[in-house]
C1' cells in the first nucleotide's frame, strides 16, 4: 500500500453459461453551450502531390586578387566644391583556388519478425576536432582555377589559347618511436600564417630571433563507430520439410577489422514438432493506460537505438555517408524549351491542394541555451527561446455576500382546502476576486546585449455592475407529476416501453447529477475466476481419444559418499536520463517545475552452504519382474462329431379347406393343400443348465470332443536389483451396416410387389420376396464403441450377497447391494469414489451457422480424419420444485354407466333462437354454464328501432333577474305534438316587513344521452360444486423454489373420525346451530267444535343399549325399543379460487363522444315479417281410452279501482240486480284424476283437434296489422316416432287438477307454489362423462384448444461452387542490360621522377573488352484478392401451403452408427443404448 457488484433464461428455484451496465483512460471526433488565467498538447488518414519564402555555412590571420560599398591619396575640368579619371593604400569583400563544416541538429515510421531492438558479455578494429607524452617542421620542383582573349549554345552550361598564387599538388633529405621482414635487411613525413623585436645582413620586399596559432610522425586517453556471442522479442501447422555458397576444409583475394565476405578445388554437410521454411501483421525500448496483484493493452508528446529521404540500383569524397536541402544511372510524375536539350524532389519551419470524423501562424528573435566556422570581432542557425490559433487535456478562480414571508406576482399541480417553484425574487445593507480604465514596474544578464513585453507583479478608480450550461429522472441508477400521442410518431446500453388514463415517446412544471463544461460515439484495461501461474473445469450443463502396446518427453523407491548444474545466502558490476515513489523546496495554492534519497526485479561475475531435485559412484529390497506348484473360466485359433427344430424333395394315409387379422383380403389348396406317418437333402443357430454368474484391453465370447495358444488368481521358497508410471506422434485390435473376389443360401429380411387401414398411407398390420445375414481372403474404421466416469499408486467406518484360490480361524483377487465421513448445483457417488492426495496424457470455453465450407490426407466407393468464417440470437442448457396435462398407473365418488320407468328426436300448434327479409324487423345472452333467457306478461304506452312533423336552457334538477298574464273551461286549425282565440288576474302562511309554493319571460352556467368501452370499474350473478377441499402460525428438513403438517393404515357423505408419524396447533370450508315437515307433552287462540285446526314453548335420536367384526380404536353389520335409526326427509346456507365468464340496457361509475342533436315531444309503423334450421314445451296418436249421466275426497293462496254469493236473462262467453267480506267468518271455489252406471268396439274412428267460415261476448280512447273467450259449422297431420339423446333412486318418477305473481285485457301450453293418486329397478364399477386423491413421465406454464419438425412459396441478408475474367505478390528458367566498382587495356594521350635526352623509361589517364547487376521483356507454374451467367446451403421475417416426425407409452417407445427408400417431416432392415412408460416374474436389500 492492498481486492464491492448489478440486470437478463424460469410460474418460481438453484447451478452452468453467455450478453449488458456501473470505473478509469485518451494525440480523439461529433452535438449543445461557453467568463478568466497557468501548464501541457495539437495530420493517428495519402511514406499523396506540392506554389512561395526561409531551414548550412564560415574563414582575407591559407592564396591570387578587387566586381560592389566606404575612407584616403593623386590627376583633369574648373562655376572652391561639384563632376570625371587613376592608385588595393586602408576598412572590407562578389566570384574563384584552398581549409573546416554540409555524416550534427531537424523530420518521418514506409520497410524490417531480425543485417533490428532490449539485457549481459566478447575480440580481430578504426576514430577528424579534444587531452597528455615523445620527436620533428630542412631543401627543391612543376602545374592550375580565377582574371584576359577567342568560340559554341535558346538555356543549363561547355570548349580552346595565353598568364598566375597558395596551408592546393609532387620528388629529395632526415626517422626516436612506426610499418614490413626470409631477421640479413627494407620502407615511409611535414606548411606555413599572424603579432612583437636588440644586434647582424638585405635586392629594402625581408632574412633572423621570439610568442601564438597551425603542420608531420608516433604512443596513450577520451569520445564516437564497426564486428561477434548468449538469452528474450506477434499470429497462423488448413505452412512440414527447408538449404548448392548451402555446411565445413585448403589455397588465393578482400576489409579499418574476424568471417563463404568473395573466388577455385575438395568433402556432404547444415537447419527443423524445443516449430525450420512459408504466409500475414509490426519499427524496438525506457515508458504510457488499466489492474489489489499476476497480468492485459499500447509504443503520441519527452529520451535511447534503428531504418528511410519520390521509387530502384550504384559508387565517389571523407575521420566518419553508400549522404534529406551532394553526385551518376534507370523509372514514374511535374515544369522550362528556340524541340536540339535541360531542371526538380517540404517524411526541415510556416503554408497550399487532396484524403479524412479530425489536428494550428506563409509570426518575432538569435536576448538566453546549444551547434558550425573563425585567433577574434563576428556571421549563420524555422535547432532553440517566445508569441499567435484551438475548452484538446490537467489545474486554479469567478459568475456575488448578508438580511429578507404577505411565504408577492407569474408558472405548474390540486382531493379546490391548498401545495410547489421558494429566501428563490423584489427590497435593504455590504464587498470588488476576475474582466475594464489609469499610473508604476522587475528577475531572466557576471561588463554590453531582452524577442517575450502594452510581461509577471504592485497601487488607484467605478459599478452587482460584463460572466451558466449540459445530460438525466421505468429497473440497473441519484432524481415525478400534468398534458399531447394512441404498436402511430418515436425511445432503447441490457431488460424492454408505445394498441385511449405512458413516472420509458414529445412538450410544460418540478427534481437529481456534473459544471465552463456536459453528453454521445470510437478504442483500451477493469469488473471477466469468461483461457483460471496466482485462479476454472470434463457422470447428467461444453468437455475422457472406442481400446490397448509403446517412441520422444514428463515424473519416479531406500541407504552412503563425491562434485556443485538447479536451489539458498552474501558481495561486486550493471540496470542512461526523464518517468513512478519518498522527503524538502520554488511559482499566492494546485497543475507544473527544481534538488536530494532509496528500493524492488532482471542479467553478469566472485565467495559460501549442501537439506531438496538433477548428475557420478557404491550398496539395498519393499516397487517391478523371473523360476516352481496348484487352480477357475462361453479368452483366442484350427479340426472333427452328435442331436432338436424350420424349410424343401420322395412315398403312404386322408379330404376341403388352410393360412392370416382388431376385422379382413392378397396368398396356398380337388393338378389333393393344411394335418399325419416313413425316408432323404441342405443350411443356419445352439432351448433347458443360465445366474446384477465367468473370461477378455476394448469390440466381444455359450452344443460336445481334440490339438495349438494368450492372460489372470492363489500358495511357496529362491533369484534379478528400480529394470517403474504415464505416454504427443506412431503401431495393432476394433459391433453392426457397407464394399471387392470366390463360394454358400434353410430361416429371417432393407429394396420391391400385392392386400388391408386411412382424408391420403411412399408407414405401422398381413401375404410374398431380392441384396444381405453364413464361409474364405482383403478393404472400411465408425456406434448411446456408455459406467455417457482416461491410466497408475497410496490413504479414508461398516454390514450383507456372490465367483475363484488358500485355509482350523484370520487372508488374497474379483462381481454386486445398502449405507458413514467427505464430496456434489442437485440427482447422486461413497475402498470397484464422483472422497483425500501424487504423476502423466486427452479434451472444453454461449446457442445456431456446423462437425458444414475450403484445403490437405486416408479409402475401390460409401465415406472417415483434421476443421473455420461471414451472418444471426439473448439466450441455449443441467438438476430439482409446484402445477397442468397424458390415447400412464392405483384407489374412491356421482342418475356417470349399468338395471328400470317416462320422455325428446317423427305430427300439429305454442314459444325462444339462427338465418333471410325489411324503412325498422331495437339491444343483449353463444358448448356444458345462450336459445318458455333479460321479458313476474310489446294493440297505444312500454320502446330503446323506423317514417314523418315539431322544439332548442330544453320533458327533468339547481341557480340569477323580471313578472303574476296561472290553473281551469270553451271554440278553431292540425294525424297529433302544437299553434291561435275567448273567459278567467293564482294559492298558503304572516309579526303585514315578507317568506314559501306554482307558472310565464330572458340569459348563462348547465341539463339530457338505453351513445362507446363489462378488456378501465363497483355491485350483483352464473359455473366447476354442496365437490371436499383451501390455507396459516410456530417448529423441523432443504443452498433454494419448496416440503412437512394435508402423506401412510383403517373409516366416513365429508381433510368425518381413530391410530401412526417432526410435527404441534389454528383458520375458511364439512357437520351442527336456522326454517319446514314427521311423534308426543303443555299453553294460548279460534269466526261452531278441539284428542283433531292454528301458533308459541318444550320433549324426542345420541351409534345411547345388546351381539358380532375390527387393533381393545374410529367405525361397520345385525337386533331391541321407538313416530322416526345411523345426516329421519326437504330447504336456506356455496371455502381459496377458475373462466379478462355475463351485465355500462336494472342501478352506480372513470374516460371518450353528441349538444337546433346521438337530447326532448308527437303520429303511424315495427319488435308479431317467413322458403328454411335448431332448442324448450303443450296436445295427441286412443279402450289402463273417448263421450254422457250421477257421486266423493285436498292443500296452498288471492280479494276494496277488489273477490263477488243468491236470484233473473242468455245454449254459452256473459249481462242485470244485489247480500257478504278490509276476510280461520264472505267470495274466488267446480278440485281433477277417482268411483258407479250407460255408450262407443279398433276405425284415421264418437280418437285427435289443427285450420277455416259465420255469429257473438269482454277489456280497453282503440282489438286491421296484433287480444282473450263463447256458440254453430269445418275436421288437417298424426296409428308411438331413424341416428342420436334427456330426466328420475321414494311419497321420487309418472299422472291429475288447484292457486298466485305480472296484469285494463292477454297471446300463460311459461314461471313460481300447492296438494291428490302413486310405481319399477340398482348384479355391480369393465366401459362413457365429470370430480377427488396418491404416484409416474413431460421439451407444457397463455399450462394439450400446449409445444413443435421438415419440404414448398415470397422478401431480405451472408456464404460456398462455377465456364471464365481482372489485378496484386513472391519466386524460377531464359533474353536484354544503364550507371558504377573491380579486372583487363600496345586505339590514343601524358607537367613533376629517372636516364646514355631530336628521345626513351617508370608511373598515370583512357576509348574498348570482361565479370556482376537495377529497371525491362518473355515462358510455364504457385499463391492471394476482386468480379461472374447459373447453382447450392444457411440465417432472418405477427397472422401463406402440405402433412404431424418429436415432447405423455406423443398414440408404431425414443435415440446412435450404417444401408436402402420416400413430396416433406420421415419409414424400414441390421447391431447397439436407456437418456423408455406400464404390468408381471427373477434377483438383491431393509
Nucleotide at each position: 500500500c492492498u481486492g464491492a457488484g448489478a440486470g437478463u433464461u424460469u410460474g418460481a428455484u438453484u447451478c452452468u453459461g453467455g450478453c449488458u451496465c456501473a470505473g478509469a483512460a485518451c494525440g480523439a471526433a461529433c452535438g449543445c453551450u461557453g467568463g478568466c488565467g497557468g501548464c501541457a498538447g495539437g495530420c493517428u488518414u495519402a511514406a499523396c502531390a506540392c506554389a512561395u519564402g526561409c531551414a548550412a555555412g564560415u574563414c582575407g590571420a591559407g592564396c591570387g586578387g578587387u566586381a560592389a560599398c566606404a575612407g584616403g591619396g593623386g590627376g583633369u575640368g574648373c562655376u572652391u566644391g561639384c563632376a570625371c579619371c587613376c592608385c588595393g593604400c586602408u576598412g572590407a569583400c562578389g566570384a574563384g583556388c584552398g581549409g573546416c563544416g554540409g555524416a550534427c541538429g531537424g523530420g518521418u515510421g514506409a520497410g524490417u519478425a531480425a543485417u533490428g531492438c532490449a539485457u549481459a558479455g566478447g575480440a580481430a578494429a578504426c576514430u577528424g576536432c579534444c587531452c597528455a607524452g615523445u620527436a620533428g617542421u630542412g631543401g627543391g620542383g612543376g602545374a592550375u582555377a580565377g582574371c584576359c582573349c577567342g568560340g559554341g549554345g535558346a538555356a543549363a552550361c561547355c570548349c580552346g589559347g595565353a598568364u598566375u598564387a597558395a596551408u592546393a599538388c609532387c620528388g629529395c633529405a632526415u626517422a626516436c618511436g612506426c610499418c614490413c621482414u626470409u631477421u640479413g635487411g627494407g620502407g615511409g613525413a611535414a606548411a606555413g600564417c599572424a603579432g612583437g623585436g636588440g644586434a647582424u645582413c638585405u635586392u629594402c620586399g625581408g632574412a633572423c630571433c621570439u610568442u601564438g596559432c597551425g603542420c608531420u610522425a608516433u604512443u596513450g586517453g577520451a569520445u564516437g563507430u564497426g564486428c561477434c556471442u548468449a538469452u528474450g522479442u506477434c499470429g497462423g501447422a488448413u505452412u512440414a520439410g527447408c538449404u548448392a555458397g548451402u555446411u565445413g576444409g585448403u589455397g588465393g583475394g578482400g576489409u579499418a577489422a574476424g568471417a563463404g565476405c568473395c573466388u577455385a578445388c575438395c568433402a556432404a554437410g547444415g537447419c527443423g514438432a524445443c516449430g525450420a521454411u512459408c504466409c500475414g501483421u509490426a519499427g524496438c525500448u525506457g515508458g504510457u493506460c488499466u489492474g489489489a496483484g499476476a497480468g492485459g493493452a499500447u509504443g503520441a508528446u519527452c529520451a535511447g537505438c534503428c531504418a528511410c529521404a519520390u521509387c530502384g540500383g550504384g559508387a565517389c569524397u571523407g575521420a566518419g555517408a553508400c549522404a534529406c536541402g551532394g553526385c551518376c544511372c534507370g523509372a514514374a510524375c511535374u515544369c522550362c524549351u528556340a524541340c536540339g536539350g535541360g531542371a526538380g524532389g517540404c517524411a526541415g519551419c510556416a503554408g497550399u491542394g487532396g484524403g479524412g470524423a479530425a489536428u494550428c501562424u506563409u509570426g518575432c528573435a538569435c536576448a538566453a541555451u546549444g551547434g558550425g566556422c573563425g585567433a577574434a570581432a563576428g556571421c549563420c542557425u524555422g535547432a532553440u527561446g517566445c508569441a499567435g490559433c484551438c475548452a484538446u487535456g490537467c489545474c486554479g478562480c469567478g459568475u456575488g455576500a448578508a438580511u429578507g414571508a404577505u411565504g408577492a406576482a407569474g408558472g405548474c399541480c390540486u382531493u379546490a382546502g391548498g401545495g410547489u417553484u421558494g429566501u428563490a425574487a423584489a427590497a435593504u445593507u455590504c464587498u470588488u476576486u476576475c474582466a475594464g480604465c489609469a499610473g508604476g514596474g522587475a528577475a531572466g544578464a557576471u561588463a554590453a546585449u531582452g524577442a517575450c513585453g502594452g510581461u509577471a507583479c504592485c497601487u488607484g478608480c467605478a459599478a452587482a455592475a460584463g460572466a451558466a450550461g449540459c445530460c438525466c429522472c421505468g429497473g440497473c441508477u441519484a432524481a415525478c407529476u400534468c398534458c399531447g400521442u394512441g404498436c402511430c410518431a418515436g425511445c432503447a446500453g441490457c431488460c424492454g416501453c408505445g394498441g385511449u388514463a405512458a413516472g420509458a415517446c414529445g412538450g410544460g412544471g418540478g427534481a437529481u447529477g456534473c459544471a465552463a463544461g456536459c453528453g454521445u460515439u470510437a478504442u483500451u484495461c477493469g469488473g471477466a475466476a469468461u483461457u483460471a501461474u496466482u485462479g476454472g473445469g470434463c457422470g447428467u450443463a461444453a468437455a475422457g481419444c472406442g481400446u490397448c502396446u509403446g517412441u520422444a518427453g514428463g515424473u519416479g523407491g531406500u541407504g552412503a559418499g563425491g562434485a556443485a548444474a538447479g536451489u539458498g545466502u552474501u558481495u561486486u558490476g550493471u540496470u542512461a536520463a526523464a518517468g513512478a515513489u519518498c522527503a524538502g523546496g520554488g511559482c499566492u495554492c494546485a497543475a507544473c517545475c527544481c534538488u536530494g534519497g532509496g528500493a524492488a526485479a532482471g542479467c553478469a561475475a566472485g565467495g559460501c552452504a549442501a537439506a531438496c531435485u538433477a548428475u557420478c559412484u557404491c550398496a539395498c529390497u519393499u516397487g517391478a519382474g523371473u523360476u516352481c506348484g496348484g487352480u477357475a473360466g462361453g479368452g483366442g485359433c484350427a479340426g472333427a462329431g452328435a442331436g432338436a427344430a424350420u424349410u424343401c424333395c420322395c412315398a403312404g394315409u386322408g379330404u376341403a379347406g388352410c393360412g392370416g387379422u382388431g376385422a379382413a383380403a392378397u396368398g396356398c389348396g380337388u393338378a389333393g393343400a393344411u394335418a399325419u406317418u416313413g425316408g432323404g437333402a441342405g443350411g443356419a443357430a445352439g432351448a433347458c443348465c443360465g445366474g446384477u454368474g465367468g473370461c477378455g484391453a476394448a469390440g466381444g465370447c455359450g452344443u460336445u470332443c481334440u490339438g495349438c495358444u494368450g492372460g489372470g488368481c492363489c500358495g511357496u521358497a529362491a533369484c534379478u536389483g528400480a529394470c517403474a508410471c504415464u505416454g504427443a506422434g506412431a503401431g495393432a485390435c476394433g459391433a453392426a451396416a457397407g464394399c471387392u473376389a470366390a463360394g454358400g443360401g434353410a430361416g429371417c429380411a432393407a429394396a420391391u410387389a400385392g392386400g388391408a387401414u386411412u382424408a391420403g398411407a411412399u408407414a405401422c398390420c398381413c401375404u410374398a420376396g431380392u441384396a444381405g445375414u453364413c464361409u474364405u481372403a482383403g478393404c472400411u474404421g465408425u456406434a448411446a464403441a456408455c459406467g455417457a466416469u482416461g491410466c497408475a499408486c497410496a490413504c479414508u467406518a461398516u454390514g450383507c450377497u456372490u465367483u475363484g484360490c488358500a485355509a482350523u480361524u484370520u487372508g488374497c483377487a474379483g462381481a454386486g447391494c445398502a449405507a458413514a465421513a467427505g464430496c456434489u448445483a442437485a440427482c447422486g457417488c461413497g475402498u470397484u469414489a464422483a472422497g483425500u492426495g501424487u504423476g502423466c496424457c486427452g479434451c472444453c470455453u454461449g446457442g445456431g451457422g456446423a462437425g458444414u465450407a475450403c484445403a490437405u490426407u486416408c479409402g475401390c466407393a460409401a465415406g472417415g480424419a483434421u476443421g473455420a468464417a461471414a451472418c444471426u440470437c439473448a439466450a441455449a442448457g443441467g438438476a430439482a420444485u409446484u402445477g397442468a396435462c397424458g390415447g400412464g398407473g392405483g384407489c374412491c365418488c356421482g342418475c356417470a354407466c349399468a338395471a328400470g320407468c317416462g320422455g325428446u328426436g317423427g305430427a300439429g300448434c305454442a314459444u325462444g333462437u339462427g338465418g333471410u327479409u325489411u324503412a325498422a324487423u331495437u339491444c343483449g345472452a353463444a358448448g356444458c354454464a345462450a336459445c318458455g333467457c333479460g321479458c313476474a306478461g310489446a294493440a297505444c304506452c312500454u320502446u330503446a328501432c323506423c317514417u314523418a312533423c315539431c322544439c332548442u336552457u330544453g320533458a327533468c334538477a339547481u341557480u340569477u333577474g323580471g313578472u303574476g298574464c296561472u290553473a281551469c273551461a270553451u271554440c278553431c286549425a292540425g294525424a297529433g305534438a302544437u299553434g291561435g282565440a275567448u273567459g278567467g288576474u293564482c294559492c298558503u302562511c304572516u309579526u303585514c316587513g315578507g317568506a314559501g309554493g306554482c307558472g310565464c319571460c330572458a340569459g348563462g352556467a348547465c341539463a339530457g344521452g338505453u351513445g362507446c368501452u363489462g378488456c378501465a370499474u363497483g355491485g350483483c350473478u352464473g359455473u366447476c360444486g354442496u365437490c371436499a377441499g383451501c390455507u396459516c402460525g410456530u417448529g423441523u428438513c432443504g443452498u433454494g423454489a419448496g416440503a412437512u403438517g394435508u402423506u401412510g393404515g383403517g373409516u366416513u357423505a365429508a381433510g368425518u373420525c381413530c391410530c401412526g408419524c417432526a410435527a404441534c396447533g389454528a383458520g375458511c370450508g364439512c357437520a351442527a346451530c336456522c326454517c319446514u315437515u314427521g311423534u308426543c307433552u303443555u299453553u294460548a287462540g279460534u269466526u261452531a267444535u278441539a284428542a283433531u285446526c292454528u301458533a308459541g314453548a318444550g320433549a324426542g335420536a345420541c351409534u345411547g343399549c345388546c351381539g358380532g367384526u375390527g387393533a381393545u380404536a374410529a367405525a361397520c353389520c345385525g337386533g331391541a325399543g321407538g313416530a322416526a335409526g345411523g345426516u329421519g326427509a326437504g330447504g336456506a346456507u356455496g371455502a381459496c379460487g377458475u373462466c379478462a365468464a355475463a351485465u355500462c340496457a336494472g342501478c352506480a361509475u372513470g374516460c371518450c363522444c353528441c349538444u337546433u342533436a346521438c337530447a326532448u315531444c308527437u303520429u303511424g309503423g315495427g319488435c308479431g315479417a317467413c322458403u328454411c334450421a335448431c332448442g324448450u314445451g303443450c296436445u295427441a296418436c286412443a279402450a289402463u281410452g273417448g263421450u254422457c249421466g250421477a257421486g266423493a275426497c285436498a292443500a296452498a293462496g288471492a280479494g276494496a279501482u277488489g273477490c263477488u254469493a243468491c236470484c233473473c236473462u242468455g245454449c254459452g262467453a256473459a249481462g242485470g240486480c244485489a247480500a257478504g267480506c278490509u276476510a280461520a267468518c264472505c267470495u274466488c271455489a267446480a278440485a281433477a284424476a277417482c268411483u258407479c252406471g250407460a255408450u262407443c268396439u279398433u276405425a284415421g274412428u264418437u280418437c285427435g283437434g289443427a285450420u277455416u267460415g259465420c255469429a257473438g261476448g269482454c277489456u280497453g280512447c282503440a282489438a286491421c296489422u296484433c287480444g282473450c273467450c263463447u256458440g254453430c259449422a269445418u275436421g288437417a297431420a298424426g296409428u308411438u316416432g331413424g341416428a342420436a339423446u334427456c330426466g328420475c333412486u321414494a311419497g321420487u318418477a309418472a299422472u291429475c287438477g288447484c292457486a298466485g305473481g305480472u296484469c285494463a285485457g292477454c297471446c300463460a301450453u311459461a314461471c313460481u307454489g300447492c296438494g291428490g293418486u302413486g310405481a319399477a329397478u340398482a348384479c355391480g364399477u369393465u366401459c362413457u362423462c365429470g370430480g377427488g386423491u396418491c404416484u409416474u413421465g413431460u421439451a407444457c406454464a397463455c399450462a394439450c384448444c400446449g409445444c413443435c419438425c421438415g419440404u414448398c412459396a415470397c422478401a431480405c441478408c451472408a456464404u460456398g461452387g462455377a465456364a471464365g475474367u481482372u489485378g496484386g505478390u513472391a519466386a524460377u528458367g531464359c533474353c536484354c542490360g544503364a550507371a558504377a566498382u573491380c579486372g583487363u587495356g600496345c586505339a590514343u594521350c601524358u607537367a613533376a621522377c629517372c636516364u646514355u635526352u631530336u628521345a626513351g623509361g617508370a608511373g598515370g589517364a583512357g576509348a574498348g573488352c570482361g565479370c556482376c547487376u537495377a529497371a525491362g521483356g518473355u515462358a510455364g507454374g504457385a499463391u492471394c484478392a476482386g468480379u461472374g451467367a447459373c447453382u447450392a446451403u444457411g440465417g432472418u421475417g405477427a397472422a401463406g401451403u402440405c402433412g404431424u416426425a418429436a415432447c405423455a407409452a406423443g398414440g408404431u417407445a425414443g435415440c446412435c452408427g450404417u444401408a436402402c427408400u420416400g413430396g416433406a417431416a420421415g419409414g424400414u432392415g441390421u447391431g447397439g443404448c436407456u437418456g423408455g412408460a406400464u404390468u408381471a416374474c427373477c434377483u438383491c436389500c431393509u
Molecule: small-subunit ribosomal RNA
Organism: Chloropicon laureae